Transfer RNA from Catenibacterium mitsuokai, 74 nucleotides, folded computationally. The source organism's lineage runs through Bacteria, Bacillota, Erysipelotrichia, Erysipelotrichales and Catenibacterium. The coordinates come from a structure-prediction model, not an experiment, and the mean pLDDT is 82. It matches the Rfam family "tRNA". It is annotated as a transfer RNA.

RNA sequence: GUGCAUGUAGCUCAACGGGAUAGAGCAUCAGACUCCGGCUCUGAAGACUGCAGGUUCAAAUCCUGUCAUGCACG
Numbered sequence: 001g002u003g004c005a006u007g008u009a010g011c012u013c014a015a016c017g018g019g020a021u022a023g024a025g026c027a028u029c030a031g032a033c034u035c036c037g038g039c040u041c042u043g044a045a046g047a048c049u050g051c052a053g054g055u056u057c058a059a060a061u062c063c064u065g066u067c068a069u070g071c072a073c074g
Stems, first nucleotide, its partner, number of pairs: 001073007010026004019057001028044005050066005
C1' cells in the first nucleotide's frame, strides 16, 4: 500500500430481511432487608450506535468517505 472483519452504556454483548421509546447481564447509585457489612429483592441513572455525509416516509442496519483495532497478502 491492497483486501477482509470489527467498532452500540464504565465492561461484555443483543437488536432476526430497514419499522415504532436502541435492550440485557455485570458494574455504579438509591431504597428495602441486616446491629453493621455481604447475599437477596426493588428502583434509578447511564449509549442520538467510532466520525462526517448520502439514500429513504423511516437507518445501529443500506451506500460513500474517513478514523481506530485485528487478520491476510505484497
The sequence is in RNAcentral, with records from ENA.